[in-house]
RNA sequence: GUGAUCCGGAGAAGCCCUUUUAAAAGGGGGCCGAAGGGGCAAAGCUUUAAAGCUAAUCUCUCAGGCAAAAGGACGGAUGGC
Numbered sequence: 001g002u003g004a005u006c007c008g009g010a011g012a013a014g015c016c017c018u019u020u021u022a023a024a025a026g027g028g029g030g031c032c033g034a035a036g037g038g039g040c041a042a043a044g045c046u047u048u049a050a051a052g053c054u055a056a057u058c059u060c061u062c063a064g065g066c067a068a069a070a071g072g073a074c075g076g077a078u079g080g081c
Stems, first nucleotide, its partner, number of pairs: 001081002004078005015028005030066003036062001037060003043054004
């Protein structure tokens, strides 16, 4: 550095309407920021320079999400390559 297992891990309506026995499908205006994706950029690296590369928990809200469960950036532990 990489992938595996385990532990911790935030925010925001269990919203409204229509069809349907139900499952489910369609529509409406709100809200969240921590999968992924886009934007700006501190900073770092390469280069004589020009320039290039990496890059936030900031920002957009396309995707995703708004009881629990699941997911979840990130952090920790264990052992593998």
Predicted 3D model of an 81-nucleotide RNA (Glycine riboswitch aptamer) from a bovine gut metagenome. The sequence is in RNAcentral, with records from MGnify. The same sequence occurs in records of 2 taxa. Rfam family: Glycine riboswitch aptamer. Its Rfam clan is "Glycine riboswitch clan". From the family's description: This family represents the bacterial glycine riboswitch. The prediction has a mean pLDDT of 77.